[in-house]
RNA sequence: GGUCGAUUAACUCAGCUGGUAGAGUGCUACCUUGACGUGGUAGAAGUCGCGGGUUCGAGUCCCUCAUCGACCA
Numbered sequence: 001g002g003u004c005g006a007u008u009a010a011c012u013c014a015g016c017u018g019g020u021a022g023a024g025u026g027c028u029a030c031c032u033u034g035a036c037g038u039g040g041u042a043g044a045a046g047u048c049g050c051g052g053g054u055u056c057g058a059g060u061c062c063c064u065c066a067u068c069g070a071c072c073a
Stems, first nucleotide, its partner, number of pairs: 001072007010025004019056001027043005049065001051063003
């Protein structure tokens, strides 16, 4: 330098054919316990990497850039 892949909650990851952003872990409160843990219930936490485009509507499609990884040279 070229090709391909990844980027979504604090962490690990889903998200189908474009139509209201989710799970597990963790966190907070409560129940349970003498207390801790386990277990249960509820809740908070997201500019979906940045910027632009297409569309009535974009996490999803297109383009630039950034970061990370693999391969080729």